[in-house]
Context: one part of a larger RNA
RNA sequence: CUCUCGUUAAGGAACUCGGCAAUCUAGCCCCGUAACUUCGGGAUAAGGGGCCCCUCCGCAAGGAGGGCGCAGUGAAGUGGCACUACCGACUGUUUAACAAAAACACAGGUCUCUGCUAAGCCGUGAAGGCGACGUAUAGGGACUGACACCUGCCCGGUGCCGGAAGGUUAAGGAAGGGGGUCAGCCGCAAGGCAAAGCUCUCGACCGAAGCCCCGGUAAACGGCGGCCGUAACUCUAACGGUCCUAAGGUAGCGAAAUUCCUUGUCGGGUAAGUUCCGACCUGCACGAAUGGUGUAACGAGUGGUGCGCUGUCUUGACGAGAAGCCCG
Numbered sequence: 001c002u003c004u005c006g007u008u009a010a011g012g013a014a015c016u017c018g019g020c021a022a023u024c025u026a027g028c029c030c031c032g033u034a035a036c037u038u039c040g041g042g043a044u045a046a047g048g049g050g051c052c053c054c055u056c057c058g059c060a061a062g063g064a065g066g067g068c069g070c071a072g073u074g075a076a077g078u079g080g081c082a083c084u085a086c087c088g089a090c091u092g093u094u095u096a097a098c099a100a101a102a103a104c105a106c107a108g109g110u111c112u113c114u115g116c117u118a119a120g121c122c123g124u125g126a127a128g129g130c131g132a133c134g135u136a137u138a139g140g141g142a143c144u145g146a147c148a149c150c151u152g153c154c155c156g157g158u159g160c161c162g163g164a165a166g167g168u169u170a171a172g173g174a175a176g177g178g179g180g181u182c183a184g185c186c187g188c189a190a191g192g193c194a195a196a197g198c199u200c201u202c203g204a205c206c207g208a209a210g211c212c213c214c215g216g217u218a219a220a221c222g223g224c225g226g227c228c229g230u231a232a233c234u235c236u237a238a239c240g241g242u243c244c245u246a247a248g249g250u251a252g253c254g255a256a257a258u259u260c261c262u263u264g265u266c267g268g269g270u271a272a273g274u275u276c277c278g279a280c281c282u283g284c285a286c287g288a289a290u291g292g293u294g295u296a297a298c299g300a301g302u303g304g305u306g307c308g309c310u311g312u313c314u315u316g317a318c319g320a321g322a323a324g325c326c327c328g
Base pairs, nucleotide, nucleotide: 002322003321004320005319006318007317008316010314011313014312019309027051028050029049030048031047036041038146052067053066054065055064056063057062068072080307081306082305083304084303085302086301087299088298092104093103108144109143110142111141112140113139114138120130121129122128147294148293149292150291152224153223154222157221158220159217160216161215162214163213166212167211168210172206173205176202177201178200179199180198181197184193185192186191225243226242227241228240229239252286253283264280265279266278267277268276
């Protein structure tokens, strides 16, 4: 020097990405306890006081008096607290062995399928089984994710559902046609014609679903504009014009777990703040069950702040034990 502990003047986060780590706190009794709230909670909120032994009184709780120590939850064990924002409602679940979370799940919401030999699923196109000894207040699938307030516009594309008049259309059927073959016929010959059958082939026409087509449907997949002008300072534009679209983003929120420019601007907090909080809105590129906005409670979640407390630090020091090193 290293490891594991203990103590530490003065200061007290100046350390550091960050109070990481380690202190502080702690039990029981009494007093006391805010915002907010779904009235349950928040809450052990916070913040105070007491705690041992002896004598007497008392049924007891306790009361009165006395005593000792640095110290009376005398050891061990045993919450630090508060404020604020984000995310997820919550208890739960998870990457066995780098991730415990804001991810998954969840009650609740919605859509959709399924009338029972149910749909769906396992299985060899099986038997059989699950569903279920259930029956639409049931079962399957998908999305969303407590609760509160809400959930706008677009059906042109894709999907799904419905429709069946027309167009297209398979196998198959088929009127008819063509080729090959050749009994036969014609011809002096070369050759020509050619029935039936067999065979190759073309084929009008008939012919379902599907597709085209006509409608519906967005808590189905998804989508939700541009340019120019205009008010008695200026600025801005309630207003107008024009182009395009299926329709041009409503409410709410907004430099956000989303903002590039950006450390935006203003306000707050600090002596000083790329973080944080409150606003603004110029939303590069929020937005409504790929849910929007809030929200008490909860969280080994994430960001910011304060109090307390400390060897994190100024800045080291001392001690104990264990390695290491030397001798044996």

Large-subunit ribosomal RNA, domain IV from a bacterium, 328 nucleotides, folded computationally.
Its Rfam family is "Bacterial large subunit ribosomal RNA".